Context: one part of a larger RNA
RNA sequence: CGCAGGAGGCUUGAGGGGGGCUCUUCCUAGUACGAGAGGACCGGAAGGGACGCACCUCUGGUUUCCCAGCUGUCCCUCCAGGGGCAUAAGCUGGGUAGCCAUGUGCGGAAGGGAUAACCGCUGAAAGCAUCUAAGCGGGAAGCCCGCCCCAAGAUGAGGCCUCCCACGGCGUCAAGCCGGUAAGGACCCGGGAAGACCACCCGGUGGAUGGGCCGGGGGUGUAAGCGCCGCGAGGCGUUGAGCCGACCGGUCCCAAUCGUCCGAGGU
Repeated sequence: CGCAGGAGGCUUGAGGGGGGCUCUUCCUAGUACGAGAGGACCGGAAGGGACGCACCUCUGGUUUCCCAGCUGUCCCUCCAGGGGCAUAAGCUGGGUAGCCAUGUGCGGAAGGGAUAACCGCUGAAAGCAUCUAAGCGGGAAGCCCGCCCCAAGAUGAGGCCUCCCACGGCGUCAAGCCGGUAAGGACCCGGGAAGACCACCCGGUGGAUGGGCCGGGGGUGUAAGCGCCGCGAGGCGUUGAGCCGACCGGUCCCAAUCGUCCGAGGU
């Protein structure tokens, strides 16, 4: 920009894309078959491998400052307690959310249709025979559908529901051009398992959107101070203490203020 008024939702699916794998064991059955050795079909069941999608309960990673420990040095403030630097974490031990796989769940199908090779029924030409010439069946991991995803720019521009409406001026008054509006939308702002930007989604005081605070979860692992014990290094008690990102909630304390613009009149 188009989809013959303007909107907000929900959809149909033309047409594309993805997927499609495979092994072992057991039952049937040591049956059929076979002198024996051996050993099926058909049908049923259970475990795997690789691959794919999703997820984070479990297992295991990461987790850059969440907690603790440690060394050197400088500093605050002498002790104690702390801070800076030693990586763009100083080193070490742990580690929530998130993101992950080594972890967990699920998938390949089933089923329907038409077929290939092939197997048939009926059956003439050709009194027989013949699956074929007329006609009718069966039959593949393959084909079409079925499962998952995209999808009406499918210009063949689809459908359904709901909302807004017949307006003011200028026109060579059905075109067209201006200008306010409607439903609605955008700008702006608080944000988001959404994201390079954009987009998308939620929220904007009639509000729990983010922050703070509070409660919970979770992680560290018993803070500081003080008391007691010990000559001391230190230990014990107060104390599962103190501190504490993202997680789950609550609460208008702070910040989403106030506003502005666009937007139909129906070839």